[in-house]
RNA sequence: AGCAGAGUAGAAACAUGUGCGUUAAGUGCUGGGUGAACAGGGAGUUGUCAUCCGGACGAAAAGGCAAUCUUGCGGUACAUGAUUCGCAUCCCGCUGCU
Numbered sequence: 001a002g003c004a005g006a007g008u009a010g011a012a013a014c015a016u017g018u019g020c021g022u023u024a025a026g027u028g029c030u031g032g033g034u035g036a037a038c039a040g041g042g043a044g045u046u047g048u049c050a051u052c053c054g055g056a057c058g059a060a061a062a063g064g065c066a067a068u069c070u071u072g073c074g075g076u077a078c079a080u081g082a083u084u085c086g087c088a089u090c091c092c093g094c095u096g097c098u
Stems, first nucleotide, its partner, number of pairs: 001098005010085003014081006020074003029055008040092004061071003
């Protein structure tokens, strides 16, 4: 110098457990504001995430004498487990080969 590769945060679907809602919150879609993070170092988006103010759409209940009950239901929340994927991108560094 050339070629090849590794590594994070996190994401997805699944299993188990504990909750929340079923008097409709949440999830998903969408406009705007603010903020944050993005491999060991630097930069970093029109991408990602969080939050605030709006908009459109919108649901599965049943059983039980009864309850803080039971069984369901929700593109529901969190924790744990194992699986898969994994810096938008650029430069440097690292590993292997030549």